């Protein structure tokens, strides 16, 4: 230097053209003498940045970044 991939909360993920799921992790509250499980419920991400197409973009498309593999 090419060629595929791939990027979501604090971590890991699910999602696909209508402002986003779910697990643990963090907080409170109930159970306990007390600490752990267990229940309940709270925050926390507007999706890697720019543009483009659309009435609407996380999704479609195009450069860039970051990364993985490959091949030279």
């Nucleotide at each position: 230097g090419g060629g595929c991939g791939u990027g979501u909360g604090g971590u890991g993920u699910a999602g696909u053209g209508g402002u986003a799921u779910c697990a643990c992790a963090u907080c409170u509250c109930g159970u306990u003498u007390g600490c752990a499980u267990c229940g309940a419920g709270a925050a926390g991400g507007c999706c890697c940045u720019g543009g483009g197409u659309u009435c609407g973009a996380u999704c479609c498309c195009c450069a860039g970044c970051g990364u993985g593999u490959c091949c030279a």
A computed fold for a 72-nucleotide RNA from Vitrella brassicaformis, annotated as transfer RNA. Its Rfam family is "tRNA". Its family is annotated with triplet codon-amino acid adaptor activity in the Gene Ontology. Model confidence (mean pLDDT): 80 of 100.